[in-house]
The prediction has a mean pLDDT of 84. The part of an RNA shown here (small-subunit ribosomal RNA, 5' domain) has 476 nucleotides and comes from Ziziphus jujuba var. spinosa.
Context: one part of a larger RNA
RNA sequence: GGAUGAACACUGGCGGCAUGCUUAACACAUGCAAGUCGGACGGGAAGUGGUGCUUCCAAUGGCGGAUGGGUGAGUAACACAUAAAAACCUACCCUUGGGAGGGGAACAACAACUGGAAACGGCUGCUAAUACCUUGUAAGCUGAGGAGCAAAAGGAGGAAUCUGCCCAAGGAGGGGCUCGCAUUUGGUUAGCUAGUUGGUGGGGCAAUAACUUACCUAGGCAAUGAUCAAUAGCUGGUCUGAGAGGAUGAUCAACCUCACUGGGACUAAGACGUGGCCCAGACUCCUAUGGGAGGCAGCAGUGGGGAAUUUGGUGCAAUGGGCAAAAGCCUGACGAAGCAAUGCCACGUGGAGGUAGAAGGCCUAUGGGUCGUGAACUUCUUUUCUAGAGAAGAAACAAUGAUGGUAUCUAGGGAAUAAGUAUAAGCUAAGUCUGUGCGAACAGUCAGGGUAAUACAGAGGAUGAAAGCAUUAUCU
Numbered sequence: 001g002g003a004u005g006a007a008c009a010c011u012g013g014c015g016g017c018a019u020g021c022u023u024a025a026c027a028c029a030u031g032c033a034a035g036u037c038g039g040a041c042g043g044g045a046a047g048u049g050g051u052g053c054u055u056c057c058a059a060u061g062g063c064g065g066a067u068g069g070g071u072g073a074g075u076a077a078c079a080c081a082u083a084a085a086a087a088c089c090u091a092c093c094c095u096u097g098g099g100a101g102g103g104g105a106a107c108a109a110c111a112a113c114u115g116g117a118a119a120c121g122g123c124u125g126c127u128a129a130u131a132c133c134u135u136g137u138a139a140g141c142u143g144a145g146g147a148g149c150a151a152a153a154g155g156a157g158g159a160a161u162c163u164g165c166c167c168a169a170g171g172a173g174g175g176g177c178u179c180g181c182a183u184u185u186g187g188u189u190a191g192c193u194a195g196u197u198g199g200u201g202g203g204g205c206a207a208u209a210a211c212u213u214a215c216c217u218a219g220g221c222a223a224u225g226a227u228c229a230a231u232a233g234c235u236g237g238u239c240u241g242a243g244a245g246g247a248u249g250a251u252c253a254a255c256c257u258c259a260c261u262g263g264g265a266c267u268a269a270g271a272c273g274u275g276g277c278c279c280a281g282a283c284u285c286c287u288a289u290g291g292g293a294g295g296c297a298g299c300a301g302u303g304g305g306g307a308a309u310u311u312g313g314u315g316c317a318a319u320g321g322g323c324a325a326a327a328g329c330c331u332g333a334c335g336a337a338g339c340a341a342u343g344c345c346a347c348g349u350g351g352a353g354g355u356a357g358a359a360g361g362c363c364u365a366u367g368g369g370u371c372g373u374g375a376a377c378u379u380c381u382u383u384u385c386u387a388g389a390g391a392a393g394a395a396a397c398a399a400u401g402a403u404g405g406u407a408u409c410u411a412g413g414g415a416a417u418a419a420g421u422a423u424a425a426g427c428u429a430a431g432u433c434u435g436u437g438c439g440a441a442c443a444g445u446c447a448g449g450g451u452a453a454u455a456c457a458g459a460g461g462a463u464g465a466a467a468g469c470a471u472u473a474u475c476u
Stems, first nucleotide, its partner, number of pairs: 001476004006472002010468001013347001015345004019340002021305001026303003030300003035063003040060001043057006070258001072256001079183001082180001084178001088175003093171007101135004110125002113122003140149003154163003184230003191221003196218001198216006233255001235253002237248004260281005283294004311337001314335002319333001320331004350380004360371004385412005393403001421464003426445002432459004
């Protein structure tokens, strides 16, 4: 010199675009952040003059709640990066070939009775289905072979037809597992290891495998740094540098990890599940003391910590996602607004003329010099202000805009509303006077201050960058 998610002092006109708890993975009041389908299904309620419809709803059932969003505690590891390849899985989507015959028994809801303060139940009875069971069939699977095993569901419509269901093969996208190389510091950490290394049999998994188990074997790793300890999410990138390097890992993107702490499985195509379940623990809350409820490292917000970091706001109009045949519903993802000079960029605080070189300040050798064309004065313009018009972003025949009466345009009027900050002995651009007198204070360094201080303090002038400026912290 450059840089920062910065902070602090002083100051502060406007716009665009970005960014905004780096600390306590501390504790959280309140609201919202994941639903949807009546064209799967029995029912209930309301409406309507009309037993024919319309609307809404708690259950059963389906799909989705494994995505999206947050965090970086843990992790020195196949976690990440790069390169490969074997022994695998895959709901929805796409392509292709086939198929859906017959039968049955329940359980919610509901009704009656009943327990409990509540959370939530108990018992009896009734009932539907794309919920469940059974049987037949099968191009599939298993097996050396005889042989064995395994499917299905309807709905809408007047119909055509559309849509859903089952089996098999392929694809796409996604995921699991393995491996070569590679990734911080310490040797004042030198030995480590017993399911440990390998084999056989059994089990297990979607799949390989000590993954697990019985027996056998005595191996395996290590100064090319094992083990132990400390620190740390990794990368694309970012900052700096001519480069080689050094530092770093906010925002954005990819992967990993966690969801009060620890453990566990269930369901599912997929989880060992952030707004699911069970157990234990700490903490908080309710209670009729018998027992219950909770989890912001989602978006806002609160307390606390801290030098320090925003609105309990708006809209689903766009993009994307879930469900639905669709209309549509949901969406703190997202879109856009608010706050903050936190950063970058752009604009402004007036332009032209104007010497009696005015008054006044400061300096002075008392002649004058300087602030200074600066002001006054004359004239011009209008970012801003007021009034009117008013978008694009909408893709779709039409309709549909949160942003927003915003951007922008036109008219009106008047210089009106807008400059601070740091420095001046040298390094280093910019010097005089007064006050002070080794005192007060200054200071990045060298140093300066003890009566003529260009170094302290004030004045008036000067210099630098400028809506900022200087300091502090950190990297280069």
It matches the Rfam family "Bacterial small subunit ribosomal RNA". Rfam links the family to the GO terms structural constituent of ribosome and ribosome.